[in-house]
Glycine riboswitch aptamer, 89 nucleotides, folded computationally. It matches the Rfam family "Glycine riboswitch aptamer". Rfam links the family to the GO term glycine biosynthetic process.
């Protein structure tokens, strides 16, 4: 004194929905219709380059957008953030 594994600590929003199913009654799993954005994915803006113009290519961010995936009582995950930890000089 940079990353990253790793540890500790904090850490949001939405249905106890309706239907049917399995079950050792404890709790699972399909379907629909609503919701939510903070694993993960996609999407663009700046920025280059073509082109008379429209426009097109290239490129590529976010706590913005989209809801594929996730999720909608606890719990568990959980994005970020602190602290520690590592390591090259």
């Nucleotide at each position: 004194u940079a990353a990253a594994a790793c540890g500790c600590u904090g850490g949001a929003a939405a249905g106890c929905a309706g239907c049917c199913u399995c079950g050792u009654c404890a709790g699972g799993g399909g379907c629909u219709c609503g919701c939510c954005g903070a694993a993960g994915g996609a999407g663009c803006a700046a920025g280059g380059g073509c082109c008379a113009a429209g426009g097109c290519c290239c490129g590529g961010a976010a706590u913005c957008u989209c809801u594929c995936a996730g999720g909608c009582u606890c719990a568990g995950g959980g994005a970020c953030a602190g602290c520690g930890g590592g390591g090259g000089c």